[in-house]
Context: one part of a larger RNA
């Protein structure tokens, strides 16, 4: 020097990307306990006092020891607010544990049993010794309040007039063989032909979409209102510089002495938006973000010490 610890004046996060590490709470009793809230909970909330040994009528009162009485060891840090996922779980066995997955619960669509589906050339087999309160798949994800508009395009699903249309059949022509018929065999070929697609309809918790210019009010600025092109139809509640905002550290305001974060609002949404679910939300997160006591060698800023390797001698 480095590894693992113990103390450490004054300050107490000034370290730092972040209080990362470390400190600090910590047991039992007893008093207390908010906001919200699905009325279970939040909650050990928070915040406060007590603890040992002896003697007595144990209601009460008194005494002993110690620096100290859950003496050692062992045992929550705690609140405020916000984002995301409802939760308990499950993942990248060996750099990711999460907001990813999954869940109950919603919906949608397949399937009457030799079921749909899957796996096999097949036999057969799961599914299921089950039977629509069941089984397949598909999106979304407790719960609460909703869940708009557009069928033109693509799918699906029903229709079936008509159109177009395969192999098949099929009269007429015609070519061979034949002198000729007939019979064989070949070419075309009018009609007739099934599902499809053309057609006509319905479907959106199906794939998916959800304008633009230009004027206008008695400061000013804006425009509720008017025109016009275009669309199948023009983004409805509802949220919104947002895990989405590029300009931008938007612009107020809050916290701070000072704040690209962060909290509230605003809307000019580069480019949110309703089961690729929209918007809340109790509880619960080894989950992100900001903030605050306590804490504290993280730091001002070091420094002391003990162990163990390095080193030096042997």
């Nucleotide at each position: 020097c480095u590894c693992u610890c113990u103390c450490u004046a004054a300050g107490g996060a000034a370290c730092u990307c972040g209080g990362c590490a470390a400190a600090a709470u910590a047991a039992c009793c007893c008093c207390g306990u908010a906001a919200c809230u699905u009325u279970g909970g939040g909650a050990u909330a928070a915040g406060g006092g007590g603890u040992a040994c002896c003697u007595u009528u144990u209601u009460a009162a008194g005494g002993u020891u110690g620096c100290a009485a859950u003496a050692a060891c062992c045992a929550g840090g705690u609140c405020c607010a916000a984002g995301c996922g409802a939760c308990u779980g499950u993942u990248u066995a060996c750099c990711a544990a999460a907001a990813a997955c999954a869940c109950a619960g919603g919906u949608u669509u397949c399937c009457g049993c030799u079921a749909a589906g899957u796996u096999g050339u097949a036999a057969a087999a799961c599914g299921a010794u089950g039977u629509a309160u069941g089984g397949g798949a598909g999106c979304u994800g407790a719960c609460g309040c909703c869940u708009g508009c557009c069928c033109a395009g693509u799918g699906c699903c029903g229709g079936a007039a008509g159109g177009u249309u395969a192999a098949g059949g099929a009269a007429g022509u015609u070519g061979g063989u034949u002198u000729a018929a007939u019979g064989c065999u070949g070419a075309u070929a009018a009609c007739u032909g099934a599902a499809g697609c053309c057609c006509c309809g319905g479907u959106g918790a199906a794939c998916g979409g959800c304008g633009g210019c230009c004027g206008u009010a008695a400061c000013u600025a804006u425009a509720a209102c008017g025109g016009u092109c275009c669309u199948a139809a023009g983004g409805u509640a509802g949220c919104g510089a947002a895990a989405u905002u590029c300009c931008u550290u938007g612009u107020c305001g809050g916290g701070u002495a000072a704040g690209u974060u962060c909290c509230g609002a605003c809307c000019c949404g580069c480019a949110c938006g309703a089961a690729a679910g929209g918007c809340g939300u109790a509880a619960c997160g080894a989950u992100u973000u900001g903030g605050a006591c306590a804490c504290u060698g993280u730091c001002u800023c070091g420094g002391a010490g003990a162990g163990g390797g390095a080193c030096u001698c042997g």